Overview: Bacterial small signal recognition particle RNA from a Gammaproteobacteria bacterium, 95 nucleotides, folded computationally. The gene name in the source record is ffs. It matches the Rfam family "Bacterial small signal recognition particle RNA". Rfam's curators write: The signal recognition particle (SRP) is a universally conserved ribonucleoprotein involved in the co-translational targeting of proteins to membranes. The source organism's lineage runs through Bacteria, Pseudomonadati, Pseudomonadota and Gammaproteobacteria. The model forms 92% of the base pairs in the Rfam consensus.
RNA sequence: AUUCGGUCCCUUCGCGACGAUUAUCUGCAAAUCCCGCCAGGCCCGGAAGGGAGCAACGGUAGCAGGGACAUCGGGUGCGGGGGUGUGCUGAUUCA
Repeated sequence: AUUCGGUCCCUUCGCGACGAUUAUCUGCAAAUCCCGCCAGGCCCGGAAGGGAGCAACGGUAGCAGGGACAUCGGGUGCGGGGGUGUGCUGAUUCA
């Protein structure tokens, strides 16, 4: 010097683990005075009828839990590709 490897570094890809967030799901749900519908009772009216509206009921904000085959993350595990890295290293061949 040459060729073939190993390793480190850089970069990229795949699969997985972990973490965060979210869709969705479940439960509770106005005890700061949320919405709907409002029995009874109340108010107006001579009546017909009308009004406000508590509870119950149904929802919402919100809270708690679960949570991806979704998104994101990295001093994450395994594997693959690339490197014009004057990197380290083993062997081969040649002079």